[in-house]
RNA sequence: CUUCGAAAAGGCAAACCCGUCGCAAGGCGGGGACGCAAAGCUAAGGGGUCUUCUGUCAAGGGAGAUAGCCCGGCUGCCGAAA
Numbered sequence: 001c002u003u004c005g006a007a008a009a010g011g012c013a014a015a016c017c018c019g020u021c022g023c024a025a026g027g028c029g030g031g032g033a034c035g036c037a038a039a040g041c042u043a044a045g046g047g048g049u050c051u052u053c054u055g056u057c058a059a060g061g062g063a064g065a066u067a068g069c070c071c072g073g074c075u076g077c078c079g080a081a082a
Base pairs, nucleotide, nucleotide: 003082004079005078011036012035016031017030018029019028020027021026034068040074041073042072045071046070047069048066049065050064051063052062053061054060
């Protein structure tokens, strides 16, 4: 240094509730912790799922959401064992 994930410190925060924005998926703020070693960033890298509009017997097409669905890319804390 790479793989790796014991310990400690610190970090993030699912469901649910409240407020707010949005047609919606969902976002943001507060409370709250199921979990997370990238649960940091990237949706203009690819796939999936979801919403909405359009079309239709349909297939399909447009615009969105999701990085806590997966793969990829970029960055990164600690250091037992191997």
c-di-GMP-I-GGC riboswitch aptamer from an Anaerolineae bacterium, 82 nucleotides, folded computationally. Of the family's consensus pairs, 90% are formed in the model. The sequence was found by an Rfam model in a public genome assembly. Taxonomically the source falls in Anaerolineae (Bacteria, Bacillati, Chloroflexota).